[in-house]
The RNA shown here (Bacterial RNase P class A) has 359 nucleotides and comes from Psychromonas aquimarina ATCC BAA-1526. Its Rfam family is "Bacterial RNase P class A". It is annotated as a ribozyme. Rfam describes the family as follows. Ribonuclease P (RNase P) is a ubiquitous endoribonuclease, found in archaea, bacteria and eukarya as well as chloroplasts and mitochondria. NCBI's taxonomy places the organism under Bacteria, Gammaproteobacteria, Alteromonadales, Psychromonas, Psychromonas aquimarina. Its mean pLDDT, the model's own confidence on a scale to 100, is 78. It was read from a public genome assembly, where an Rfam model found it.
RNA sequence: GGAGUUGGCCAGAUCGUCGCCGCUGUUAUCGUUUACGCUGACAGGGGAGGAAAGUCCGGGCUUCAACAGGGCAGGGUGCCAGGUAACGCCUGGGUAGCGCGAGCUAACGACAAGUGCAGCAGAGAGGAGACCGCCCGGCAAUUUAUUGUCGGGUAAGGGUGAAAGGGUGCGGUAAGAGCGCACCGGCCAGUUAGUAAUAACUUGGUGCAGGGUAAACUCCACCCGAAGCAAGACCAAAUAGGCUUCCUGAGGUAUGGCCCAUACUGGAAGCGGGUAGGUCGCUUGAGCCUGUGAGUGAUUGCAGGCCUAGACGAAUGACGAUUCAACGACAGAACCCGGCUUAUAGGCCAACUCCAACC
Numbered sequence: 001g002g003a004g005u006u007g008g009c010c011a012g013a014u015c016g017u018c019g020c021c022g023c024u025g026u027u028a029u030c031g032u033u034u035a036c037g038c039u040g041a042c043a044g045g046g047g048a049g050g051a052a053a054g055u056c057c058g059g060g061c062u063u064c065a066a067c068a069g070g071g072c073a074g075g076g077u078g079c080c081a082g083g084u085a086a087c088g089c090c091u092g093g094g095u096a097g098c099g100c101g102a103g104c105u106a107a108c109g110a111c112a113a114g115u116g117c118a119g120c121a122g123a124g125a126g127g128a129g130a131c132c133g134c135c136c137g138g139c140a141a142u143u144u145a146u147u148g149u150c151g152g153g154u155a156a157g158g159g160u161g162a163a164a165g166g167g168u169g170c171g172g173u174a175a176g177a178g179c180g181c182a183c184c185g186g187c188c189a190g191u192u193a194g195u196a197a198u199a200a201c202u203u204g205g206u207g208c209a210g211g212g213u214a215a216a217c218u219c220c221a222c223c224c225g226a227a228g229c230a231a232g233a234c235c236a237a238a239u240a241g242g243c244u245u246c247c248u249g250a251g252g253u254a255u256g257g258c259c260c261a262u263a264c265u266g267g268a269a270g271c272g273g274g275u276a277g278g279u280c281g282c283u284u285g286a287g288c289c290u291g292u293g294a295g296u297g298a299u300u301g302c303a304g305g306c307c308u309a310g311a312c313g314a315a316u317g318a319c320g321a322u323u324c325a326a327c328g329a330c331a332g333a334a335c336c337c338g339g340c341u342u343a344u345a346g347g348c349c350a351a352c353u354c355c356a357a358c359c
Stems, first nucleotide, its partner, number of pairs: 001355010012323007020047002023044006030037002049330001053341002056339005061228004069260004074224005079093005094108001095106004109219002114217002116213002131158002133154009166184006185208001186206004190201004232280004242271006251265004287306008
């Protein structure tokens, strides 16, 4: 100087004028029983994100008689150990693969429970096989060296294929073969280290279970009640306590399906009519910041400090000045929170890896 890897931060700020929303305080008119409420004025503070997106997971909260019972079906996760309210998330470790490396990825239990699936080639593709070969015997021909045919043995050699029942060597055999042996490899057990996954072994034994695929069905281990703020609670007002049909007293109903249990005592469908207004839920949270302790880390203990939008056909906008790296990309809260995933202009910080040159 170049090329990379990993992690983190910002997403403009300050001042002024006008405008919008909400809260607190003071005050005025009106309504009203002191109180409160509508509206107005003044003052003060506050007002969209790192993903608010996706609605993919996990919860808090609400309702359902059950602090959601038992079972079947169904669904989810899948190495080990921790973290967390919990998770399919995060952290650390292991194994496998990729990369020169820093690092990255993993849908990472089981094919020795069973059933499936896999084109072409090839004899044969899974309790799979004899095409060319090799060996032995019989018969026939015949230039006595071979050929043909039949029967038996063989899977070491050759061929096909991505893949063909472990590899090398020696012995043995009619020819061969773990048939036997040695060394590797595999499997079983053991020792050591580790909480474990797992790793190592100058420990022992054993001829040796037979391909791939479970993001195929399946088996194993663990987990799962349902629906959702349009949940739900309250107030006011209006209407038709309407009409028709069906099941029905031991049946019927009861927040995914079926059965049991339990609770209650009617249930279902169609036509028609009224209302769509207001208040709460609604923002103090598994919250944030600083310091310090523990831990490799995720995280967590203690102490102190802070309150940070709650709209309701839906508020946060416009102008000017200064500054700056950002006026731009992706993009707008609607019950809240922890994650994951996706989109993304511009810029900053830290650590680490590789290459080249110079000293």